[in-house]
RNA sequence: GCGCCUGUAACUCAGCUGGAUAGAGUGCCACCCUCCUAAGGUGGAAGUCAUAGGUUCGAAUCCUAUCAGGCGCG
Numbered sequence: 001g002c003g004c005c006u007g008u009a010a011c012u013c014a015g016c017u018g019g020a021u022a023g024a025g026u027g028c029c030a031c032c033c034u035c036c037u038a039a040g041g042u043g044g045a046a047g048u049c050a051u052a053g054g055u056u057c058g059a060a061u062c063c064u065a066u067c068a069g070g071c072g073c074g
Stems, first nucleotide, its partner, number of pairs: 001073007010026004019057001028044005050066005
């Protein structure tokens, strides 16, 4: 330099034949339980869906470029 894959919550991931409130587990916070802690139970907060453009009535999802990481080739 070329090609392919990945990028969604603090972490690990789902959602990716476009459809309208973006989810799960772990973690975090509060409460219940307990003498206390852990475990268990209930509730809650947390996201510019890597960035920027485009297509569309509508984009995490499609297209283009860029950025970051990984793999392969040279």